[in-house]
Context: one part of a larger RNA
Molecule: large-subunit ribosomal RNA, domain IV
Organism: Halogranum gelatinilyticum
RNA sequence: CCGACGUUAGGGAAUUCGGCAAAUUAGUCCCGUAAGUUCGCGAGAAGGGAUGCCUGCUCCGUAGACGAGCAGGUCGCAGUGACUUGGGCGCUCCGACUGUCUAGUAACAACAUAGGUGACCGCAAAUCCGCAAGGACUCGUACGGUCACUGAAUCCUGCCCAGUGCGGGUAUCUGAACACCUAGUACAAUAGGACGAAGGACCCGUCAACGGCGGGGGUAACUAUGACCCUCUUAAGGUAGCGUAGUACCUUGCCGCUUCAGUAGCGGCUUGCAUGAAUGGAUCAACGAGAGCGCCACUGUCCCAACGUUGGGCCCG
Numbered sequence: 001c002c003g004a005c006g007u008u009a010g011g012g013a014a015u016u017c018g019g020c021a022a023a024u025u026a027g028u029c030c031c032g033u034a035a036g037u038u039c040g041c042g043a044g045a046a047g048g049g050a051u052g053c054c055u056g057c058u059c060c061g062u063a064g065a066c067g068a069g070c071a072g073g074u075c076g077c078a079g080u081g082a083c084u085u086g087g088g089c090g091c092u093c094c095g096a097c098u099g100u101c102u103a104g105u106a107a108c109a110a111c112a113u114a115g116g117u118g119a120c121c122g123c124a125a126a127u128c129c130g131c132a133a134g135g136a137c138u139c140g141u142a143c144g145g146u147c148a149c150u151g152a153a154u155c156c157u158g159c160c161c162a163g164u165g166c167g168g169g170u171a172u173c174u175g176a177a178c179a180c181c182u183a184g185u186a187c188a189a190u191a192g193g194a195c196g197a198a199g200g201a202c203c204c205g206u207c208a209a210c211g212g213c214g215g216g217g218g219u220a221a222c223u224a225u226g227a228c229c230c231u232c233u234u235a236a237g238g239u240a241g242c243g244u245a246g247u248a249c250c251u252u253g254c255c256g257c258u259u260c261a262g263u264a265g266c267g268g269c270u271u272g273c274a275u276g277a278a279u280g281g282a283u284c285a286a287c288g289a290g291a292g293c294g295c296c297a298c299u300g301u302c303c304c305a306a307c308g309u310u311g312g313g314c315c316c317g
Stems, first nucleotide, its partner, number of pairs: 001312008010303002014301001019298001027051005036041001038152001052074008075079001087296007094288002099111002115150007127136003154282003158213003163210002165206005172201003180193004214232005241275001242272001253269005
């Protein structure tokens, strides 16, 4: 000097990106227990008290053992005496939950999930593997199977089919080759015609298909604002909600709370650079080795270091 431990007066997060690490708490019994809530939970909420040993006795039990208790006494700083052994509470975000994952830097808000919705399929099916034979689904049969999106529950899921897809229809148009007809060729080649499939044009449907969801001007008896009016324009012009957001450039937006001081956090407002409804919107009890913030307790994280134990390094031999 390094590693692993232990103790520390007074202060108590002043440390730090951040209470990281450490400390606190801890077993059992009794009392007691809030908001919220899907009435199951939350909950070991929180908070408080007790706990050893000796003697005698009571209850339980047929008896014993175990267990529950009463009275008296007694020791210590301390009785779950060592070991074992939850720190707690509040607000918000995300994901409903248990579960799964990057064997060897990521355990998460990612994946999955029950639930919801759409599409295909009547079985010699649809989908998938294989060149094929053959096989899986399937000794199954629509209350089934396959594919896709969303992701518990609750309240909901607005408008647009113009574009791109998908499905259906189609008098007409377009539409290849073979075969057919005509011309041509001693045969051919070749040229033209007629016929005309799928597909396309055309028409219709479909957005829990891919996706999309405007601009300008004026207006109320202070001002401001604009229920209202005019106009251009689109397939339709963003509805309910939520909103400075894990989305907001300006931005440390403005107001309030919290702090002596708060680019953080929470609650509001909200003209949203560029929110928004199963690419789901909003909300949400419970749950989480998830993310942010605060409070109490507690502490060598720190003020500010010190000492001790142990293993190394290092020095001498």